[in-house]
RNA sequence: CGGGGAAUGGUCCAAUGGCAGGAUAUACGCAUGGGGUGCGUGUGGUGGGAGUUCAAUUCUCCCUUCCCCGA
Numbered sequence: 001c002g003g004g005g006a007a008u009g010g011u012c013c014a015a016u017g018g019c020a021g022g023a024u025a026u027a028c029g030c031a032u033g034g035g036g037u038g039c040g041u042g043u044g045g046u047g048g049g050a051g052u053u054c055a056a057u058u059c060u061c062c063c064u065u066c067c068c069c070g071a
Stems, first nucleotide, its partner, number of pairs: 001070007010024004018054001026042006047063005
C1' cells in the first nucleotide's frame, strides 16, 4: 500500500429493514437466625459522521480502533 472481517449495557454474546433481547454483573425486595444460594422487580447499550428508506443494529460511503491475508 491492496483485499477481507469485527466494533451492541460494566463484561460476554444474539438480533439478515419494522417494539434492541439473553447470560453475567449491579441496586432493591422476598425466602434464611446469618451467610451462601434461589426467586421477583428495576437500572444500564447499537464506535463517530453522512447517505438511501415511511422506517436502519441491519443497506451504501467516509473516518477511528482491532484482527486476518497478500505485497

Transfer RNA from a Minisyncoccota bacterium, 71 nucleotides, folded computationally. The sequence was found in a public genome assembly. It matches the Rfam family "tRNA". Rfam describes the family as follows. Transfer RNA (tRNA) molecules are approximately 80 nucleotides in length. The coordinates come from a structure-prediction model, not an experiment, and the mean pLDDT is 83. Lineage of the source: Bacteria > Bacillati > Minisyncoccota.